[in-house]
RNA sequence: AGAGUUUGAUCAUGGCUCAGAGCGAACGUUAGCGGCGGGCCUAACACAUGCAAGUCGAACGAGAAAGCACCCUUCGGGGUGCGAGUAAAGUGGCGCACGGGUGAGGAACACGUGGGUAAUCUACCUUCUGGCGCGGGACAACAGCUCGAAAGGGCUGCUAAUACCGCAUAAGCUGGCGACGGCUGCGGCUGUUACCAGGAAAGGAUGACCUCUGCUUGCAAGUUAUCGCUAGAAGAUGGGCCCGCGUCCCAUCAGUUUGUUGGUGAGGUAAUGGCUCACCAAGGCUAAGACGGGUAGCUGGUCUGAGAGGAUGAUCAGCCACACUGGGACUGAGACACGGCCCAGACUCCUACGGGAGGCAGCAGUGGGGAAUAUUGCGCAAUGGGCGGAAGCCUGAUCCAGUCACGCCGCGUGUGUGAUGAAGGCCCUCGGGUCGUAAAGCACUGUGGAGGGAGACGAACAAGCAGCGGGAACAAUACCCCGCUGCCCUGACGGUAUCCCUUUAGCAAGCACCGGCUAACUCCGUGCCAGCAGCCGCGGUAAUACGGAGGGUGCAAACGUUGCUCGGAAUUAUUGGGCGUAAAGCGCGCGUAGGCGGCCAACUAAGUCGAGUGUGAAAUCCCUGGGCUCAACCCAGGAAGUGCGCUCGAUACUGGCUAGCUGGAGUAUGGGAGAGGAUUGUGGAAUUCCCAAUGUAGAGGUGAAAUGCGUAGAUAUCAGGAGGAACACCUGUGGCGAAAGCGGCUUCCUGGCCCAUUACUGACGCUGAGGCACGAGAGCGUGGGGAGCAAACAGGAUUAGAUACCCUGGUAGUCCACGCCGUAAACGAUGAGUGCUAGGUGUUGGAGGUGUUGACCCCUUCAGUGCCGCCGCUAACGCAUUAAGCACUCCGCCUGGGGAGUACGGUCGCAAGAUUAAAACUCAAAGGAAUUGACGGGGGCCCGCACAAGCGGUGGAGCAUGUGGUUUAAUUCGACGCAACGCGAAGAACCUUACCUGGCCUUGACAUCCUGGGAAUUUCCCAGAGACGGGAAAGUGGCCCUUCGGGGAAUUUGUCGCUAGGUGCUGCAUGGCUGUCGUCAGCUCGUGUCGUGAGAUGUUGGGUUAAGUCCCGCAACGAGCGCAACCCCUGUUGCUAGUUGCCAGCGGUUCGGCCGGGCACUCUAGAGAGACUGCCGGUGUCAAACCGGAGGAAGGUGGGGAUGACGUCAAGUCCUCAUGGCCCUUAUGCCCAGGGCUACACACGUGCUACAAUGGCGACUACAGAGCGUUGCGAAACCGCGAGGUGGAGCUAAUCGCACAAAGCCGUUCUCAGUUCGGAUUGGAGUCUGCAACUCGACUCCAUGAAGUUGGAAUCGCUAGUAAUCGGAGAUCAGAACGCUCCGGUGAAUACGUUCCCGGGCCUUGUACACACCGCCCGUCACACCAUGGGAGUCGGAUGCUCCAGAAGUGGCUGAGCUAACCUUCGGGAGGCAGGUCCCCAAGGAGUGUCCGGUAACUGGGGUGAAGUCGUAACAAGGUAA
Repeated sequence: AGAGUUUGAUCAUGGCUCAGAGCGAACGUUAGCGGCGGGCCUAACACAUGCAAGUCGAACGAGAAAGCACCCUUCGGGGUGCGAGUAAAGUGGCGCACGGGUGAGGAACACGUGGGUAAUCUACCUUCUGGCGCGGGACAACAGCUCGAAAGGGCUGCUAAUACCGCAUAAGCUGGCGACGGCUGCGGCUGUUACCAGGAAAGGAUGACCUCUGCUUGCAAGUUAUCGCUAGAAGAUGGGCCCGCGUCCCAUCAGUUUGUUGGUGAGGUAAUGGCUCACCAAGGCUAAGACGGGUAGCUGGUCUGAGAGGAUGAUCAGCCACACUGGGACUGAGACACGGCCCAGACUCCUACGGGAGGCAGCAGUGGGGAAUAUUGCGCAAUGGGCGGAAGCCUGAUCCAGUCACGCCGCGUGUGUGAUGAAGGCCCUCGGGUCGUAAAGCACUGUGGAGGGAGACGAACAAGCAGCGGGAACAAUACCCCGCUGCCCUGACGGUAUCCCUUUAGCAAGCACCGGCUAACUCCGUGCCAGCAGCCGCGGUAAUACGGAGGGUGCAAACGUUGCUCGGAAUUAUUGGGCGUAAAGCGCGCGUAGGCGGCCAACUAAGUCGAGUGUGAAAUCCCUGGGCUCAACCCAGGAAGUGCGCUCGAUACUGGCUAGCUGGAGUAUGGGAGAGGAUUGUGGAAUUCCCAAUGUAGAGGUGAAAUGCGUAGAUAUCAGGAGGAACACCUGUGGCGAAAGCGGCUUCCUGGCCCAUUACUGACGCUGAGGCACGAGAGCGUGGGGAGCAAACAGGAUUAGAUACCCUGGUAGUCCACGCCGUAAACGAUGAGUGCUAGGUGUUGGAGGUGUUGACCCCUUCAGUGCCGCCGCUAACGCAUUAAGCACUCCGCCUGGGGAGUACGGUCGCAAGAUUAAAACUCAAAGGAAUUGACGGGGGCCCGCACAAGCGGUGGAGCAUGUGGUUUAAUUCGACGCAACGCGAAGAACCUUACCUGGCCUUGACAUCCUGGGAAUUUCCCAGAGACGGGAAAGUGGCCCUUCGGGGAAUUUGUCGCUAGGUGCUGCAUGGCUGUCGUCAGCUCGUGUCGUGAGAUGUUGGGUUAAGUCCCGCAACGAGCGCAACCCCUGUUGCUAGUUGCCAGCGGUUCGGCCGGGCACUCUAGAGAGACUGCCGGUGUCAAACCGGAGGAAGGUGGGGAUGACGUCAAGUCCUCAUGGCCCUUAUGCCCAGGGCUACACACGUGCUACAAUGGCGACUACAGAGCGUUGCGAAACCGCGAGGUGGAGCUAAUCGCACAAAGCCGUUCUCAGUUCGGAUUGGAGUCUGCAACUCGACUCCAUGAAGUUGGAAUCGCUAGUAAUCGGAGAUCAGAACGCUCCGGUGAAUACGUUCCCGGGCCUUGUACACACCGCCCGUCACACCAUGGGAGUCGGAUGCUCCAGAAGUGGCUGAGCUAACCUUCGGGAGGCAGGUCCCCAAGGAGUGUCCGGUAACUGGGGUGAAGUCGUAACAAGGUAA
């Protein structure tokens, strides 16, 4: 510090996810030790049991027992002493308000921080100044009686005090009223002083002493010391109250408040105050968020983060609140009191049913809840607290231990050496690799563990004793107090830490992960199953993603998972984001609050800045140092704590105040333009209607029609009239207006703007939350109006349907007046204002200048309105002085998509609806700009037998052949639009053959190794369908080497194994080969340049070509694969050569180039020539090229072939071959016989033959080319009607043969018919091949003579030696072509042209497509699931108001009853108490509202869900632009 994920790829936007750190955690697997910490986050749920607050006898009265000892005894017991002034209880004092727990409540002066208290209190403690005199009456305990089950009482009687009470005395201590100073925040505070009044105590406890007094041992008074009491002043500590600032979410909570706000007076409190009350006034709070609702203890801190921030508030510390729930007071210095009281309520327990008791959110512990959190431990040794003079007692505070890997930290599980790289596992290309120096082996060590022994620090006190020194007082050298030294005493942890000895490598390693992010890879299993998954995504037979294994990576006594927080996230943006198109500028203006604001000067010092000072608790974090062996941890010091207060200073800027200025803004004056607004009148054209006329059969409408109109006279034409609405031309990216919007002419009223000129005011300005006004169209209300147009509606068409598009009609509405509505893609998708920042060119309005007679031209300037364009900006597109640039000010708005601009609530509206505006749930994207393709019922250019123009076919018939289907034991398999279907198959009777049935074989039909044998080999017999089995005979020579034994090759037999074999599967694991687009003209690269980039450029453009062919131009310049050419055949020709050709020329001849002879010609086959737009003319850009011409055998690639770019189709082929993986192994292998591939209701493709006269039959006759031939072609001759047979010459082929070419030509016949056409089918007879023609061959002859008379929709081929037509040959092959391939003969027609169909190329355009239009995608319906709105209601919670009720209790009033202290004149009084009553008030009750939540028949939409239904809305002009 980033990464993954939207796309074919790119940039940007934007969300989701990951890597980090952390935790009071939990869960899973695993687990050796120690140290330091931590441990109910849930039910503030309920609690058994024990403990958690007592202490003081030196305040007081009273005062046991057990036991021991002694004495007495009637032997029952009694007494005395000790126990013991002890225990327990009581009076009294102090404490119990601390310590400990919890976080329910509380949004508040609760907390934090800084102040105030002149408005206050403070027990114990400290200091200072004084005082403590004289009296009195009770009540507990106790005793007796008594009630009650108990808890608890009641009555009578006795008694003490540091308990209670009275009196005295007393200080400005308090109150009243004066006087004089000081200070002040003007309220008051404070000092001195005069007078009046009020107001205290305990001289008690203990120790010591005897100088004085008394008794006189010693004690008392007394003295003294200590502790205590009391008044006052002060301190310290701790509170109370008040204030400034800070302190969560919701505005779908906008108004709230009656003790409310203030005043006066009173009450109350320690104290201010509506804190309370009476009266008076009517205020107080609120958009800077009152009131209401929700949530929450606050802080120091903690976690995270670079920081700013965000989250959090366990442990430790400060504060607050609470103590079963609610209310209340008492006591006290302090409480409205956790282990106190009273009342009410719920709950639990006891009960004799009358009545009582209780409160673990103290420490343990129990139940319950929960994913989850410990022992009913030890000790007061230490620290601290309470009481006490002290000893001491108490202390679940605390110190320790126990439990738990909950966290952090440390240690160990060995160390060194050791290569036959052991065995074994895993992988393997079978060579090896890896686990791996790892192990074993050898040599060491001893932390932890085990055994034995030694054994702490923490302990210092206090008290006591001894000594020394000091102090006060005294009669005192006692006592007492203080300090120092020494001695003595005290340890829960714990026989623990630690140390020493012994012991053995012995007892101690796991967890997660290994597709990318993200470090780490292979095998097997599984087969969209099982499963994984944080995101993207894996799994459908070769899974590095599932499960296992081997190996590896990471961490390690832990490792993962889950949850939560921060980070990454600049993804709420102060630091640090945006708003033209990604989410986002209010439709527009006026304007309130608020925010911001020109120039100059003075003052001020609020903001701001500086210095000092106080505070910012400790702990924590940071730095330094120190202590535990280190670390964690702990200790000390420092720094920091960005904050707040106070004081002093500075004055640039901001603010305030004052005085000015004119540049911003405004006013006046003179001109100007304009569909600016409102209103009045008026004009012509057109449509429609009405009347009249002319006139006759149509007219209208459409793609084509029809409905509708018209003989009752339409349409058309003309004249007149009525009525409503809108204003052609002018008209213009012209004008005006804030926007919406505004258009004939005219009247009246009126707003704004621009220019020029001076003069005036003197910042008067900008923006603008709320608010107010305006606001197209549609719509609503009332009343008018209504020509045209026209939702709804009706009819006609179209269509599969057509509730649409088209047509004919047609009502609201459109128009006017008044009133609502308040929305639009209200758009420049661009808020308003100000300043600055190159230009060019139009246009509108004004002003100035030069020239001109002038229209006007040119120049300058101001205000508008357009286009182009630099810098700059932008993701890009684009914007660019009219900014989307550079800046400032103010407002509005955005934060992933869907759900949803929806629900609920509020506001507005007559309604329609508008506005404000969520959540659950769901997805990993949605969206922007640009790029490359592909596509379009987009455009342009161009090509092709693509269409058109022609010729001949197919589709109809019969047959052949292939396919589908069906059938079958099997009908083997593959190929399926073009590009499968006379295809693989250039040839299935057996074989082929892969299929079926049956019969056999099991190392195998075939390969290698091992072993045995014998040459190899050939022939025959038997059984059998054959494979195979049994037997016999012949042959024993041969090849290579040899050491002469033998070995090798070849052959055969046997067995084990390694393995053979498979036309079994996967062409979607592959190689190779092939088809196709397409012989289409394209496909790319290097460098450079442009672009953030994908990419572009080049390759586009202008011409041209068959061609990316060439030329020109050009940020491109070059190059490669393609095109062309080079290759083959063919067309012309010369040369070379001559066992074909010729009588060409000569001779011979049996008249056949037959022979001699020759190579001239034809031909053959080798190397050449020839054609290149080379020449001429024209066109063209001086080009490329095209057109025409000449010459030429051939002319513009002459004709044909071979040749197939980058790639596409997961195209075809595992059955040619090769090959990975999987499968079979007495069978899915191998052999054999027979059958099948040849089936047949049917459908399709490809062909053949025909339907006839351009023909058929018969007869005569002519002319090819290219092939093939020795298991072959086979002549002549003969036989057969023929297929063919006999025959065997010749030929290894320019020699011989196949082999007669046929159509054609010539003449004859047939005469339009199912025929002398056509030949299917069938019967019979044959031929040939072959082991064998039954299933199942071809051919021949005789006979038979079917369909068919030119073929529907549709569809195919062909542009010249082509189509058509005619025959010939070959491959395969024993035989078996109508197929295929090749060869020649005869030999046409047509092409205007590119509108249309199909395919293709280039450019361009749109796109929501990229699996690329066979694409994408919308809505209803049906089904399943999920969350949610409404809902008659119903249930629960909270709360407002009204009323009833009224416990305990404070207070007020009363108090006839009762009454110790004081007074008394003794009668009584004062005072007090019980009781009564009043106010207030908790629980409770009643009624009525509000809010929230649960639930509900039914209902609404929404979301999600591989293959449901209906259509086709959108994306291309998406087929009606959206």